[in-house]
Two RNAs folded together computationally: RNase P RNA and transfer RNA, 442 nucleotides in total.
RNA sequence: CGAAGCAGCCGAGGUGAUCGCUGGCGUCCAAUCGGGCGCGAGAGGAAAGUCCGAGCUCCACAGGGCGUGGUGCUGGCUAACGGCCAGUCGGGGUGACUCGAAGGAAAGUGCCACAGAAAGCAAACCGCCCGGCCUCGCGCCGGGUAAGGGUGAAAGGGUGCGGUAAGAGCGCACCGCACCGCUGGUGACAGCGGUGGCUCGGCAAACCCCACCAGGAGCAAGACCAGACAGGAGCCGCGCGGCCCGCGCAAUGGUUCCGGGUUGGUCGCUCGAGCCCGCCAGCAAUGACGGGCCUAGAUGAAUGAUCACCACCGGCGAAGGGCAACCGACGCCGGAACAGAACUCGGCUUACUGGCUGCUUCGACGG
RNA sequence: CGGGACGUGGCGCAGUUUGGUUAGCGUGUCGGUCUGGGGGACCGAAGGCCGCGGGUUCGAAUCCCGCCGUCCCGA
Numbered sequence: 001c002g003a004a005g006c007a008g009c010c011g012a013g014g015u016g017a018u019c020g021c022u023g024g025c026g027u028c029c030a031a032u033c034g035g036g037c038g039c040g041a042g043a044g045g046a047a048a049g050u051c052c053g054a055g056c057u058c059c060a061c062a063g064g065g066c067g068u069g070g071u072g073c074u075g076g077c078u079a080a081c082g083g084c085c086a087g088u089c090g091g092g093g094u095g096a097c098u099c100g101a102a103g104g105a106a107a108g109u110g111c112c113a114c115a116g117a118a119a120g121c122a123a124a125c126c127g128c129c130c131g132g133c134c135u136c137g138c139g140c141c142g143g144g145u146a147a148g149g150g151u152g153a154a155a156g157g158g159u160g161c162g163g164u165a166a167g168a169g170c171g172c173a174c175c176g177c178a179c180c181g182c183u184g185g186u187g188a189c190a191g192c193g194g195u196g197g198c199u200c201g202g203c204a205a206a207c208c209c210c211a212c213c214a215g216g217a218g219c220a221a222g223a224c225c226a227g228a229c230a231g232g233a234g235c236c237g238c239g240c241g242g243c244c245c246g247c248g249c250a251a252u253g254g255u256u257c258c259g260g261g262u263u264g265g266u267c268g269c270u271c272g273a274g275c276c277c278g279c280c281a282g283c284a285a286u287g288a289c290g291g292g293c294c295u296a297g298a299u300g301a302a303u304g305a306u307c308a309c310c311a312c313c314g315g316c317g318a319a320g321g322g323c324a325a326c327c328g329a330c331g332c333c334g335g336a337a338c339a340g341a342a343c344u345c346g347g348c349u350u351a352c353u354g355g356c357u358g359c360u361u362c363g364a365c366g367g
Numbered sequence: 368c369g370g371g372a373c374g375u376g377g378c379g380c381a382g383u384u385u386g387g388u389u390a391g392c393g394u395g396u397c398g399g400u401c402u403g404g405g406g407g408a409c410c411g412a413a414g415g416c417c418g419c420g421g422g423u424u425c426g427a428a429u430c431c432c433g434c435c436g437u438c439c440c441g442a
Base pairs, nucleotide, nucleotide: 001363002362003361004360005359006358007357008356009355010354013310014309015308016307017306018305019304021042022041024039025038026037027036028035029034044338048349049348051347052346053345054344055343056218057217058216059215063245064244065243066242068214069213070212071211072210073087074086075085076084077083088102089100090099091098092097103209104208108207109206110203111202112201125149126148127145128144129143130142131141132140133139134137157175158174159173160172161171162170176198177196178195179194180193181192182191183190184189222267223266224265225264231258232257233256234255235254236253237249238248239247274293275292276291277290278289280287281286312335313334314333315332316331317330320327321326368441369440370439371438372437373436374435377394378393379392380391387425396412397411398410399409400408401407418434419433420432421431422430
């Protein structure tokens, strides 16, 4: 200098003026509603998708069985998680690094099309070898053989040497596999040694088995106040809302349908697993401690509009600089994303303009 | 807030359950024949990355995951 990897940060920017919107506090008028003035506050990294996990609230928070759904290497973090961190194994990359739904196929069932002789208690099409027969042709019959060819995604360990009629874990060496032992590690697992010629193909994002987890509904939860109305009919059950047992409640009850009324207000509601800084423990996720801060609560739903200047990016012109490519003060014009709270958090995923910072790897050149 | 269905030539649909080696049907389009011509009938042809991206598998329209779009239902 070029290419690349990882992590993090900001995010229609800043200042001023004018006019508006929604809450809060203070003050004045009115003294019921309300109105004026002043001060201070007012969208996001994803507020989104609603894909997971929780808090909170209600369902009567007895219990058991069956079923259903989810998760799936190990250890840790956390309120919890399908999240995060650290590691193991496997795949990719020269590398930094990255990806992985990564339990079980010797519990059972099922599937493996076409091709191929044979596709799951293996298999002889060609070839190779041995024997027999005759009409002696590279002919027929019987047998051996999985080394070679061919088919296939996959043909029952691989390479080499020996061996054999030809072959074959038939024998041996190395690699792989299975089992056993030792060592290291909390563990996944790794290393070493021994034994066995090797038996058990793949698919569980097919059913299934194993282990663990899970009650349902959701702020239109739920509670209260005010106001309005008109009841009628059917059924006997209803409750933790997949089913069953069981248990509890019920006749002033429960439930369904038709009809009538209302379309208001208050709470829940924003102080919370909260944010910032420092320090300690830990590889880290994270946690402990100390200090500081209060930071939207709307309900057809506020958080905006205009102007000026500055900053950013692009285009055009251009003083000037440079051998050149090119750079470029200054001026003019244009652009500036994805998107917007709706009970609240922790994650994941997705969308996106223009940038910035740090660390690391590889290549080339120079010293 | 909660639940469900669908996306396959221009249009309307099968196929997805139980994955299988060229993805079909009707209609439309194009060409030809029959007719004096049109309509119609018959014959033939073209037209598909199965909404998008990734994964599992030997193999994916079909199974799994994540997105995008359309429609429906309930409180």

It holds a member of the Rfam family "Bacterial RNase P class A". The family's RNA type in Rfam is ribozyme. Rfam links the family to the GO terms tRNA processing, dimeric ribonuclease P complex and ribonuclease P activity.